This is a predicted structure of a 547-nucleotide part of an RNA (small-subunit ribosomal RNA, 5' domain) from a metagenome. Model confidence (mean pLDDT): 85 of 100.
Context: one part of a larger RNA
RNA sequence: GAACGAACGCUGGCGGCGUGGAUUAGGCAUGCAAGUCGAACGGGACAAUAUCCGUAGCAGUACGGGUGCUGUCUAGUGGCGGAAGGGUGAGUAACGCGCGGGCAAUCUGCCCUUGAGUUGGGGAUAACACUCCGAAAGGAGUGCUAAUACCGAAUGUGAUCGUCCUUCGCCUGAAGGACUAUUCAAAGCCGGGGAUCGCAAGACCUGGCGCUCGAGGAUGAGCCCACGUACUAUCAGCUAGUUGGUGAGGUAACGGCUCACCAAGGCUAAGACGGUUAGCUGGUCUGAGAGGAUGGUCAGCCACACUGGGACUGAGACACUGCCCAGACUCCUACGGGAGGCUGCAGUCGAGGAUCAUUCGCAAUGGGCGCAAGCCUGACGGUGCGACGCCGCGUGCAGGAUGAAGGCCUUCGGGUUGUAAACUGCUGUCAUGAGGGAGCAACGGCCAGAGCGCUAAUACCGCUAUGGAGUGAUAGUACCUCAGGAGGAAGCCACGGCUAACUCUGUGCCAGCAGCCGCGGUAAUACAGAGGCGGCAAGCGUUGUUC
Repeated sequence: GAACGAACGCUGGCGGCGUGGAUUAGGCAUGCAAGUCGAACGGGACAAUAUCCGUAGCAGUACGGGUGCUGUCUAGUGGCGGAAGGGUGAGUAACGCGCGGGCAAUCUGCCCUUGAGUUGGGGAUAACACUCCGAAAGGAGUGCUAAUACCGAAUGUGAUCGUCCUUCGCCUGAAGGACUAUUCAAAGCCGGGGAUCGCAAGACCUGGCGCUCGAGGAUGAGCCCACGUACUAUCAGCUAGUUGGUGAGGUAACGGCUCACCAAGGCUAAGACGGUUAGCUGGUCUGAGAGGAUGGUCAGCCACACUGGGACUGAGACACUGCCCAGACUCCUACGGGAGGCUGCAGUCGAGGAUCAUUCGCAAUGGGCGCAAGCCUGACGGUGCGACGCCGCGUGCAGGAUGAAGGCCUUCGGGUUGUAAACUGCUGUCAUGAGGGAGCAACGGCCAGAGCGCUAAUACCGCUAUGGAGUGAUAGUACCUCAGGAGGAAGCCACGGCUAACUCUGUGCCAGCAGCCGCGGUAAUACAGAGGCGGCAAGCGUUGUUC
């Protein structure tokens, strides 16, 4: 000099963009942060309507009940999603990360392309009803019922094992083909409809969304290898599943991954083993560079989710707001037993020099579910708070000498503050008030007509473009115009040398200053105050840390 997730002191006008728990991975009240689908299913509730019955009435009608159809909502079964998104950095010096390869040793829900199929049956169970246990959390029994839930059967485009052939390859082999054997599938739902059949439901035809078995792709993931990746030798030897083999098991897959047997190996001064510290990287800071330091925000990877262990489900987890066990802690209890996990967003206590709102909205972007409308989304978009940082703007401009008054200094003549002020004339940024007022919004869906596709069809459905209405949290915001009046807006540090800037008074080795040298013991440009001056400026200094 530069830098910072900074802190402290004094001071503080506005805006834009960023940024804000670095310490106790300490404990947490409260609210919210993962749901969705009724176009998978049987129920239930409500509403509207049609019809029948009953009651009342002369009647219109009213009330109650049954049935049909439609709509809305939904506890439960079922599907998909809760493995993403969000947080943190404890652990980890290698099972990580970075970079470059490999898997002929692998898996991959949803998505894209493509081939074939979607036949025919069965038995349950929740909900519900009844009974019972329990303070509660919750649980038990009996009975009934549905499905895209579950289970057999059929078929096999295929899949798997084996043999053979062809082509190819970096070995074990890969791709294609032939044969044999074995085993393995499925589910329906929502629209539309001319003829034909049918008492009707419907069959049938057709469109859409699904379902099953494959092939290919994309994406994601798993595994392996080489190199690089902090300090320490006041850590020198370490190792029995240890190193290798055979066989078996296990895995999606290779492998001591696990096991049985056999051999006795394997690593190490190019630092094994141990100890300490630490998430790694793109980057960031500094520096002419080489390098040094660092890894907050943003992005990629990893690890973790009260502590330790475990598996289940699933395409994917050994799963932050799932399950089980143990432990510590907190809460409820009828003392028998139960409930919980903010390292999500806010917020609270504690510790600390120190770090924000218990805010608005799903309008946009993205995600989950759904045919869709839509619902959910503390992701996200916004607003708020903090000079925490960077950047921009303002606090006025011009004229104005009796060089006013006052202050300070003085050699008492004057000098200086100083064109500074007053005064005169202007301007109107920002702030304030008033008025106008974008863009972020276009999709999807709705309405209208058109074209194309599908089809038996001018139905339905899909696609394309056009027109219309409509959708904004921020927020009446940005921006524009008008109004008035210099009005509302300057401090901080320094002045002995380094280092830009000097005098007076007070003090008298005292009080004090100080980054270094050093000042202060009666004329202190070094302490304290004042005037003046220098520097920076909504900041200025100090402290800490890095280069």
The full RNA is in RNAcentral, with records from SILVA.